[in-house]
Molecule: Purine riboswitch aptamer
Organism: Anaerobacillus alkalilacustris
RNA sequence: AAAAGAAUACGUGAUUUUCCUCAUAUAAUAUUGGGAAUAUGGCCCAGAAGUUUCUACCUAAUGACCGUAAAUCAUUGGACUAUGAAGGAAAGCAAUAUACUU
Numbered sequence: 001a002a003a004a005g006a007a008u009a010c011g012u013g014a015u016u017u018u019c020c021u022c023a024u025a026u027a028a029u030a031u032u033g034g035g036a037a038u039a040u041g042g043c044c045c046a047g048a049a050g051u052u053u054c055u056a057c058c059u060a061a062u063g064a065c066c067g068u069a070a071a072u073c074a075u076u077g078g079a080c081u082a083u084g085a086a087g088g089a090a091a092g093c094a095a096u097a098u099a100c101u102u
Stems, first nucleotide, its partner, number of pairs: 003102003007098003012094002015091005021085005026056001029049001031047005041066002050057001058078007
């Protein structure tokens, strides 16, 4: 000086996982069919729409309205999922550094 080996350090790099926040989508929305209840009631099932989008499409409270009929309405609060971004944590890999062995 070169090659190989195993070890420690460093988390610098990209990667993966996870947590949190934010943005976009979607308004947790609207619609069709069938059936059910009836002021102590106002529900259930299925389909299709909506997203450059997988999934989901519910729940609670309050108020209105319907004089017994077949139809509900409004307001407020509460998620999940997909994608992207910022930050935190962890992991192993590579690189680098250190000394050691052959």